The RNA shown here (transfer RNA) has 72 nucleotides and comes from a Patescibacteria group bacterium. Its Rfam family is "tRNA". From the family's description: Transfer RNA (tRNA) molecules are approximately 80 nucleotides in length. The family's RNA type in Rfam is transfer RNA. Its mean pLDDT, the model's own confidence on a scale to 100, is 83.
RNA sequence: CCAACAGUAGCUCAGUGGUAGAGCGCGAAGCUUAUACCUUCGUGGUCGCAGGUUCGAUCCCUGCCUGUUGGA
Repeated sequence: CCAACAGUAGCUCAGUGGUAGAGCGCGAAGCUUAUACCUUCGUGGUCGCAGGUUCGAUCCCUGCCUGUUGGA
């Protein structure tokens, strides 16, 4: 310098056009003499940034940023 892939909750990841979810975590309650385990409820995100297409974009297109991998 070139190419591919990835960027979504505190973490690991789903979601491929119609108002974004799970597990873990965190908080509360129940249970227990108490802690832990377990159960229930809650907590949480301008979907990397900026434009474009569309009635509507996490999703499609363009540019940029960051990271990983490969090539020269």